A computed fold for a 325-nucleotide part of an RNA from a Sphingobacteriales bacterium, annotated as large-subunit ribosomal RNA, domain IV. The coordinates come from a structure-prediction model, not an experiment, and the mean pLDDT is 82. The organism belongs to Sphingobacteriales, within Bacteria.
Context: one part of a larger RNA
């Protein structure tokens, strides 16, 4: 110096981004245990006490009462700190083998499209195989996430689903049309039948698309201006815009730019934290919206014990390394 144990006065988080690493808690009886709960939890809550050996009494017996004694010395393990706020995720569970174990992923439930069986769907060039020795209470793909209350408006884009009068529309088919070519006619110029060939082509021709309804727990979206007798705000008006124009509940929020908002709290002193407020830069309803007991090596805030993390530093073993001998 490094690494691993161990002590350390008084202070006990004053270190630090943060109690991070360390202390501390630890067992068995007996007591005695709150909010809050989905009534099962929560709870080993919490907090307290008691533990040894002898005799005597009592008990079927576990055991209970009394009453004395010891509480020296060595050895020597393993074994929960706990209380409270708030976010998120209902929970067990699962994942980035070797920086991420989470609030992500799964998950019971909850939609909703789709499939009538030689089902849909995947796989494969096909035979064919899965689905399934299953049949709609079944299978398949999205989506959302126990469980409570919910889950509001818009079908104008765009997607899918249905409709087919009308518009447009391939290839094909195709009247005719024009050019070439040439029997024949013509004195010549020329004209020119069938047929071929080359072009054009009225007309007919299916999905599509336009259209014309349905659909949002399909993708998605949810205004703007004016107004009351101080001011200030709009109970109320309007609709140029619009498909509609944000309901209910939530709100400086894992979402708030300004910003350390602005008001209580908590500390002597609070960018964090918690209660509110609403001025939502830029919450909002299965892309889910608010709550929620239990649970959670989750994140966040607070105090209680506790401590060499600090004030500040010391000192002891044990191993490495370096130095000097």
């Nucleotide at each position: 110096u490094c690494g691993u144990g161990g002590c350390u006065a008084a202070g006990g988080a004053a270190c630090u981004a943060g109690g991070c690493a360390a202390a501390a808690a630890g067992g068995u009886c007996u007591c005695g245990u709150a909010a809050c709960u989905u009534c099962g939890g929560g709870a080993g809550a919490a907090g307290a006490g008691a533990c040894g050996c002898u005799u005597g009494c009592u008990g079927c017996a576990a055991g209970g009462c009394a009453a004395g004694c010891c509480g020296c010395a060595g050895u020597g393990a393993a074994u929960a700190g706990a209380c409270u706020u708030g976010g998120c995720g209902a929970c067990u569970g699962u994942u980035u083998a070797a920086c991420a174990a989470a609030a992500a992923c799964a998950c019971a439930g909850g939609a909703c499209a789709c499939u009538g069986c030689c089902a849909a769907g995947u796989u494969g060039a096909g035979a064919a195989a899965u689905g399934a020795a299953g049949u709609a209470u079944a299978g398949u793909g999205u989506c959302u996430g126990a469980c409570a209350c919910c889950u509001g408006c818009c079908c104008g884009g765009u997607g899918c689903u249905g409709g087919a009068a009308g518009g447009u529309u391939a290839a094909g088919g195709a009247a005719g049309g024009u050019g070439c070519u040439u029997a024949g006619c013509g004195c010549a110029a020329g004209c020119g039948a069938a047929g071929g060939c080359a072009u054009u082509g009225a007309c007919u021709g299916a999905a599509g698309c336009c259209c014309c309804a349905g659909u949002a727990a399909a993708c998605g979206g949810c205004g703007c201006c004016g107004u009351a007798a101080c001011u200030a705000u709009a109970a109320c008006g309007g609709u140029c815009c619009u498909a509609a124009g944000g309901u209910a509940g939530c709100g400086a929020a894992a979402u708030u730019c300004c910003u350390u908002g602005u008001c209580g709290g908590g500390u002597a002193a609070g960018u964090u934290c918690c209660g509110a407020c609403c001025u939502g830069c830029a919450c909002g309803a299965a892309u889910g919206g608010u709550g929620u007991a239990a649970c959670g090596a989750u994140c966040u805030g607070g105090g209680c014990a506790c401590u060499g993390u600090c004030u500040c530093g010391g000192c002891c073993a044990c191993g490495a390394g370096c130095u000097c001998g």